FMN riboswitch aptamer (RFN element) from Microbacterium ginsengiterrae, 143 nucleotides, folded computationally. The RNAcentral record of the sequence draws on Rfam. It matches the Rfam family "FMN riboswitch aptamer (RFN element)". Rfam describes the family as follows. The RFN element is a highly conserved domain that is found frequently in the 5'-untranslated regions of prokaryotic mRNAs that encode for flavin mononucleotide (FMN) biosynthesis and transport proteins. Of the family's consensus pairs, 97% are formed in the model.
[in-house]
RNA sequence: ACGUGCUCCGGGGUCGGUGAGAAUCCGAACCGGCGGUGACAGUCCGCGAGCGUCGAGGGAAACCGCGAUGCCGAUCCGGUGGAAUUCCGGGACCGACGGUGAUGCGAGAGAGAUCUCGCUAGUCCGGAAGGGAGGCAGCACGA
Numbered sequence: 001a002c003g004u005g006c007u008c009c010g011g012g013g014u015c016g017g018u019g020a021g022a023a024u025c026c027g028a029a030c031c032g033g034c035g036g037u038g039a040c041a042g043u044c045c046g047c048g049a050g051c052g053u054c055g056a057g058g059g060a061a062a063c064c065g066c067g068a069u070g071c072c073g074a075u076c077c078g079g080u081g082g083a084a085u086u087c088c089g090g091g092a093c094c095g096a097c098g099g100u101g102a103u104g105c106g107a108g109a110g111a112g113a114u115c116u117c118g119c120u121a122g123u124c125c126g127g128a129a130g131g132g133a134g135g136c137a138g139c140a141c142g143a
Stems, first nucleotide, its partner, number of pairs: 002142006008135002014028004029123002031095002033047004042093002050071006057064002075091005097126003104119006
């Protein structure tokens, strides 16, 4: 170094404004899982997470894990270099599911005051003290 088993580790981020009320609106700020890639990646290639469908199984049921399968975001320009959509400079962009939720947006009702309905969170709450890609982290055994 390799194989098997076990253990451990394994996701980050807020202030201000308006207002009766907002960590959701507006403004600004901030964040970036894992492996790979000729040199360091949120935006390249994959994976995980998340949301379904099907199958066999367990369960009284709710549902549970397993296997297969579908969906699943976003980057350009310049520079250096042998090599970089990965570094440096500049400008952009993206962010599962459920909940909450207008003072914003849309639709409707009403003569009007106003009312009703719908939509809206990467940073809040929750599933989750979970799962997890994986780990040049540890231990044991093997040849």